[in-house]
RNA sequence: GGUGGUGGCCUGCCGAAUCCGUGCAGCCAGGAGGCACGGAGCCGGGGAACCAUAGAUCCCGUCAUUUCAGGGCGGGAUCAGGGGUGAAUCGGCGCGGCGACGCGCCGUAGGGCGACUUCCAGGCCCGAAUCCGUCAGCUAACCCGGUAGGCGUUCGUGGAAGACUCA
Numbered sequence: 001g002g003u004g005g006u007g008g009c010c011u012g013c014c015g016a017a018u019c020c021g022u023g024c025a026g027c028c029a030g031g032a033g034g035c036a037c038g039g040a041g042c043c044g045g046g047g048a049a050c051c052a053u054a055g056a057u058c059c060c061g062u063c064a065u066u067u068c069a070g071g072g073c074g075g076g077a078u079c080a081g082g083g084g085u086g087a088a089u090c091g092g093c094g095c096g097g098c099g100a101c102g103c104g105c106c107g108u109a110g111g112g113c114g115a116c117u118u119c120c121a122g123g124c125c126c127g128a129a130u131c132c133g134u135c136a137g138c139u140a141a142c143c144c145g146g147u148a149g150g151c152g153u154u155c156g157u158g159g160a161a162g163a164c165u166c167a
Base pairs, nucleotide, nucleotide: 011152012151013150014149018040019039020038021037022036023035024034041147042146043145044144045143046142051137055079056078057077058076059075060074061073062072063071081135082132083131084130085129090107091106092105093104094103095102096101110126111125112124113123116162117161118160119159120158121157
């Protein structure tokens, strides 16, 4: 001097996922941190009235009609479950599969990125995953839960308006 590993600190991004307090353990003494509990903030679910609300096929009865077709209402049978978090839905083509579905490609509803915010433009990306377990529309009171994880950078795309700060 280089490379690798480990710990800590500063800073930016996705996301609700941040901050504060008390106690305990540990340490030569401390810092950061760990565990437990509590609080604030943020986020999500359940849950009245009112409002809204159920599919496909077949059969039977009934109503109006001159009759039929068709339609409304009621009953029965068979098939298909439904819902949450999240931007992450939906479509086309190809392959595999009995099917449900899976994989790949191309799109797409929708979503993210500028180092104060918003708008216009532009460029680059994402368009997953997972949970409940036959059950949940909205929903005041009320009840319950989460507060993770994963990444990046050396001046961070152009313009406009505003805010803040400094002189």